A computed fold for a 114-nucleotide RNA, annotated as SAM riboswitch aptamer (S box leader).
RNA sequence: ACCUUAUCACGAGUGACCGAGGGACGGGCCCGAUGACGUCACGGCAACCGGCGGAAGCAAGGUGCCAAAUCCCGCAGUGCGCACACCCUGAGAAGGAGCACUGACAGAUAAGGA
Numbered sequence: 001a002c003c004u005u006a007u008c009a010c011g012a013g014u015g016a017c018c019g020a021g022g023g024a025c026g027g028g029c030c031c032g033a034u035g036a037c038g039u040c041a042c043g044g045c046a047a048c049c050g051g052c053g054g055a056a057g058c059a060a061g062g063u064g065c066c067a068a069a070u071c072c073c074g075c076a077g078u079g080c081g082c083a084c085a086c087c088c089u090g091a092g093a094a095g096g097a098g099c100a101c102u103g104a105c106a107g108a109u110a111a112g113g114a
Stems, first nucleotide, its partner, number of pairs: 002113007013042005021031003025074004043066003048062002051058002070106001075103006087096003
């Protein structure tokens, strides 16, 4: 690096060092010299594995995490417009766009596998 399964609207930051990008990718929107990101220390959150327990549950040993919903959208489907709403296309019907929901895809983490 690959495959499978589960979860992803909860939760949890200070200090020191460093010095310009960072939020995976594209678009958007944010964070960032009042120092982001990263590293280290301390602190905290969390029950996936392991442990205890008959169970409920307890509990931070192994991982993980501590801006914003996985920050939002991306692909597809369904519904809505009752104010024939507005915008775009269309002669019109309608479609797009928009809004909501659902499911994929992608990603992250855990456990297992080859």
The model forms 97% of the base pairs in the Rfam consensus. The sequence was found by an Rfam model in a public genome assembly. The coordinates come from a structure-prediction model, not an experiment, and the mean pLDDT is 82.